[in-house]
Bacterial small signal recognition particle RNA from Bifidobacterium actinocoloniiforme DSM 22766, 97 nucleotides, folded computationally. The prediction has a mean pLDDT of 75. The source organism's lineage runs through Bacteria, Bifidobacteriales, Bifidobacteriaceae, Bifidobacterium and Bifidobacterium actinocoloniiforme.

RNA sequence: AGAAAGCUCUCACGUGGCGUUACGUCACCCAAUCCCCCCAGGGCAGGAAUGCAGCAAGGGUAAGUGGCCUCUGACGGGUGCGUGAGAGUUUUCUUAU
Numbered sequence: 001a002g003a004a005a006g007c008u009c010u011c012a013c014g015u016g017g018c019g020u021u022a023c024g025u026c027a028c029c030c031a032a033u034c035c036c037c038c039c040a041g042g043g044c045a046g047g048a049a050u051g052c053a054g055c056a057a058g059g060g061u062a063a064g065u066g067g068c069c070u071c072u073g074a075c076g077g078g079u080g081c082g083u084g085a086g087a088g089u090u091u092u093c094u095u096a097u
Stems, first nucleotide, its partner, number of pairs: 001094016018076005024068005035060003043052003
């Protein structure tokens, strides 16, 4: 000086785990600011048939409140494994002085 093997550290990627969280999920509540559907009764138009708007009840959605990470996503680490790169170090071998 070169080669091989081992160990340690750093970085990147993949994958798993853990934690947090939500535009994930479950429950409650619910449009008393004018949400949507369906609209009994009643109202309006009409001679009638029928039509129109539409309160309550009922249903749904948004918002809100709470729970949970089972699924999905995001984020995080003194996180496991794998791969690659770099640095350090130990041992062995070869060559040269």
Rfam family: Bacterial small signal recognition particle RNA. It is annotated as a non-coding RNA gene.